Annotation: The part of an RNA shown here (small-subunit ribosomal RNA, 3' minor domain) has 145 nucleotides and comes from a Zetaproteobacteria bacterium. Lineage of the source: Bacteria > Pseudomonadati > Pseudomonadota > Candidatius Mariprofundia. It matches the Rfam family "Bacterial small subunit ribosomal RNA".
Context: one part of a larger RNA
RNA sequence: CACCGCCCGUCACACCACGAAAGUGGCUAUAACCAGAAGUGCGUGAGCUAACCGCAAGGAGGCAGCGUACCAAGGUUGUAGACGCAAUUGGGGUGAAGUCGUAACAAGGUAGCCGUAGGGGAACCUGCGGCUGGAUCACCUCCUU
Numbered sequence: 001c002a003c004c005g006c007c008c009g010u011c012a013c014a015c016c017a018c019g020a021a022a023g024u025g026g027c028u029a030u031a032a033c034c035a036g037a038a039g040u041g042c043g044u045g046a047g048c049u050a051a052c053c054g055c056a057a058g059g060a061g062g063c064a065g066c067g068u069a070c071c072a073a074g075g076u077u078g079u080a081g082a083c084g085c086a087a088u089u090g091g092g093g094u095g096a097a098g099u100c101g102u103a104a105c106a107a108g109g110u111a112g113c114c115g116u117a118g119g120g121g122a123a124c125c126u127g128c129g130g131c132u133g134g135a136u137c138a139c140c141u142c143c144u145u
Base pairs, nucleotide, nucleotide: 003108005105008101009100011098013095014094015093016092018090019089020088023085024084025083027081028080029079030078031077032076033075034074039070040069041068042067043066044065047063048062049061052059053058111132112131113130114129115128116127117126118125119124
């Protein structure tokens, strides 16, 4: 404190975390294709070239250049994965106090509760089945004194 009690749900406000979500952002892995620096290999090498050969001319060798193969970054398209953001949306939690009702607790003023279906601003209401963890009255059975 003790029925001027207790208490339920919607709604409004504030804050918190969470879920869904058109879309959006990069990241990782991977497939196909494009591309192809430097380097290396191979081919070429009419240009260049001190040492080697040659008296010399020239030669050998080498270099630049060019082509090609491999290949890093990069690009295009696709697939997979985890993550970030997000209009909007859904319930949940908390809050001094607020709004609407009064469902539950006494037979709580229609006993309550469980399951299920339908309905309703909300607590809830109605139908069907079940339970007593229902009050009261009467009767029956059993047990104890």